[in-house]
């Protein structure tokens, strides 16, 4: 210092350049219940790591720059 990978909800990951950005898990409330457990049922969830570019349209592509992990020197 160089090179490769990631970086989307509280966590754990999904998401062909198009109509709304999801899942589980959690958290809330209700109902069951002796019980705050289990179950069942509504509910809650996002400036998609920041800035800029391409584009009719970016989470998605591109370019820096932040952070994380791994090699190389």
């Nucleotide at each position: 210092g160089c090179g490769c990978u990631c970086g989307u909800a509280g966590c754990u990951c999904a998401g062909c350049g198009g109509u709304u950005a999801g899942a589980g898990c959690g958290c809330c409330a209700a109902g069951c219940u002796u019980a705050u457990a289990c179950c069942u049922u509504g509910g809650u969830g996002g400036u998609c790591g920041u800035a800029g570019g391409u584009u009719c349209g970016a989470a998605u592509c591109c370019u820096a720059c932040c952070g994380a992990g791994c090699g190389c020197a």